[in-house]
Context: one part of a larger RNA
RNA sequence: UGACGGGGGCCCGCACAAGCGGUGGAGCAUGUGGUUUAAUUCGAUGCAACGCGAAGAACCUUACCUACUCUUGACAUCCUGCGAAUCGGUGAGAGAUCACUGGGUGCCUUCGGGAACGCAGAGACAGGUGCUGCAUGGCUGUCGUCAGCUCGUGUUGUGAAAUGUUGGGUUAAGUCCCGUAACGAGCGCAACCCUUGUCCUUAUUUGCCAGCACGUAAUGGUGGGAACUCUAACGAGACUGCCGGUGACAAACCGGAGGAAGGUGGGGACGACGUCAAGUCAUCAUGGCCCUUACGAGUAGGGCUACACACGUGCUACAAUGGCCGGUACAAAGGGCUGCGAACUCGCGAGAGUCAGCGAAUCCCUUAAAGCCGGUCUCAGUCCGGAUCGGAGUCUGCAACUCGACUCCGUGAAGUCGGAAUCGCUAGUAAUCGUGAAUCAGAAUGUCACGGUGAAUACGUUCCCGGGCCUUGUACA
Numbered sequence: 001u002g003a004c005g006g007g008g009g010c011c012c013g014c015a016c017a018a019g020c021g022g023u024g025g026a027g028c029a030u031g032u033g034g035u036u037u038a039a040u041u042c043g044a045u046g047c048a049a050c051g052c053g054a055a056g057a058a059c060c061u062u063a064c065c066u067a068c069u070c071u072u073g074a075c076a077u078c079c080u081g082c083g084a085a086u087c088g089g090u091g092a093g094a095g096a097u098c099a100c101u102g103g104g105u106g107c108c109u110u111c112g113g114g115a116a117c118g119c120a121g122a123g124a125c126a127g128g129u130g131c132u133g134c135a136u137g138g139c140u141g142u143c144g145u146c147a148g149c150u151c152g153u154g155u156u157g158u159g160a161a162a163u164g165u166u167g168g169g170u171u172a173a174g175u176c177c178c179g180u181a182a183c184g185a186g187c188g189c190a191a192c193c194c195u196u197g198u199c200c201u202u203a204u205u206u207g208c209c210a211g212c213a214c215g216u217a218a219u220g221g222u223g224g225g226a227a228c229u230c231u232a233a234c235g236a237g238a239c240u241g242c243c244g245g246u247g248a249c250a251a252a253c254c255g256g257a258g259g260a261a262g263g264u265g266g267g268g269a270c271g272a273c274g275u276c277a278a279g280u281c282a283u284c285a286u287g288g289c290c291c292u293u294a295c296g297a298g299u300a301g302g303g304c305u306a307c308a309c310a311c312g313u314g315c316u317a318c319a320a321u322g323g324c325c326g327g328u329a330c331a332a333a334g335g336g337c338u339g340c341g342a343a344c345u346c347g348c349g350a351g352a353g354u355c356a357g358c359g360a361a362u363c364c365c366u367u368a369a370a371g372c373c374g375g376u377c378u379c380a381g382u383c384c385g386g387a388u389c390g391g392a393g394u395c396u397g398c399a400a401c402u403c404g405a406c407u408c409c410g411u412g413a414a415g416u417c418g419g420a421a422u423c424g425c426u427a428g429u430a431a432u433c434g435u436g437a438a439u440c441a442g443a444a445u446g447u448c449a450c451g452g453u454g455a456a457u458a459c460g461u462u463c464c465c466g467g468g469c470c471u472u473g474u475a476c477a
Base pairs, nucleotide, nucleotide: 001477002476003474004473005472007471008470009469010468011467012466013465015461016460019425020424021423022422023421026316027315028314029313030312031311032310033309034307035306042053043052064302065301066300067299068298069297070296073125077124078123079121080120081119082118083117086103087102088101089100090099091098092097107114108113127291128290130289131288132287136285137284138280139279140278141276143274148187149186150185151184152183153182154163155162156161167178168177169176193268194267195266196265198236199235201233202232203231208225209224212223213222214221239262242256243255244254245253246252318418322377323376324375325374326373327372328371334365335364336363339358340357344353345352346351384415389410390409391408392407393406394405395404431453432452433451434450435449436448437447
């Protein structure tokens, strides 16, 4: 100087408390451990691994296993020889592949040949998701959006170092003020950026419809309008600016006015010096080591989907604030040409047939659902709950056996609110309700995004956890 302390002081955080809803019990989905297996590819492992890499394993993916094959190779550059390239057909085979066979003669040319492309051959070489993240780059997590981390000069000390950065206030903040052997500066904080909340101006189509007409069973449907909404660009607006009080005549704090918004208005992006030899050699790159008729490459089938069990994360429930039936209202944000697909017809339905419109503020996905109105059920393992199983189908796709999703009929399991323990959340939040997208042929209860309805509680900081500053002890570095 640090680190540590079941030392002290001050302070903060959904850290506790106060509340609301969960997890832990059930069934299922999904990941992991374990076990099994020919293989169940590999990685991630306290917080910070476990719906994680994977924004999507039937084949492919695929790295694993079995079998059958290849050896200058599936891929790159160079050399030699032959053939244009290329498009078919037949046979064997699970296919990779092998054998035979038909059509075809292009482009440039100094007529020697050349450029692509294919086949054969020789070797330089290719190739490796093989090992080492404790050799590395890059990227990422975490402490933590915590308020810290440092430097120059000066000064103090023999020196390691200290000072500044401590102290008194204050702040979300090393934020600002005052004091001060310090004076300044840098990386962080804040602001500048995006979005949302109010208003002005401009623009007026595909969006809008107040006023004026026309028309319809009905609809901005039509003429028209440029007010309003929306859209999308430029501006304005909030700065403790104003008033009162407290304070040290400071910084600031408390209350108020005006205002759409008030003291960082809400949300996001943004992550200092460093810590964990944290994670990743399987995104990529890369040193070293290793394989080279195989640890490389191709194909078919299987596996990654196994199942006495254990754990994590979720979904659906256990019901009446509910289930079912009928009627009826209101979003936002996205996506669409190998696409979204209306209306119509058929089917109980998943869906099918046919086809209009739309490269989209125009058309489509697209009926939002919870809500509201009416009816029924009356506390029961039920008109709750839907697992499981049987049957019949639909769709995607060469192909749904291993191993897809969905529909219909039947079946109708556990489950009556969950032990010890434990998680999230402070406001348009929790809870609850639907909607969309990426990936994607198909395949979400996951992920990301969107809106609808919309709470309760916070006395307080003694205690648990994590963190910041000062100080103290130490046989630790």
A computed fold for a 477-nucleotide part of an RNA from Vreelandella azerica, annotated as small-subunit ribosomal RNA, 3' major domain. The prediction has a mean pLDDT of 84. Rfam family: Bacterial small subunit ribosomal RNA.